[in-house]
This is a predicted structure of a 76-nucleotide RNA (transfer RNA) from a bacterium.
RNA sequence: AGGCCCAUAGCUCAACUGGUAGAGCAUUGGUCUCCAAAACCAAAGGUUGUCGGUUCGACUCCGGCUGGGCCUGCCA
Numbered sequence: 001a002g003g004c005c006c007a008u009a010g011c012u013c014a015a016c017u018g019g020u021a022g023a024g025c026a027u028u029g030g031u032c033u034c035c036a037a038a039a040c041c042a043a044a045g046g047u048u049g050u051c052g053g054u055u056c057g058a059c060u061c062c063g064g065c066u067g068g069g070c071c072u073g074c075c076a
Base pairs, nucleotide, nucleotide: 001072002071003070004069005068006067007066010025011024012023013022019056027043028042029041030040031039049065050064051063052062053061
């Protein structure tokens, strides 16, 4: 330098053919308990990396950029 893949809740990951963004864990509250843990119930938590484009409508399609991973090559 070139190619490929990835970026979604605090963490790990879903989200079909473009049509209301979800789960587990963690956190907080409650039930239970002498207290705590465990278990159960509930709640909160998101500018879907960023900037644009297409579209009635974008996590999803297209382009640029940023960050991460892998491969190939060049110089020394």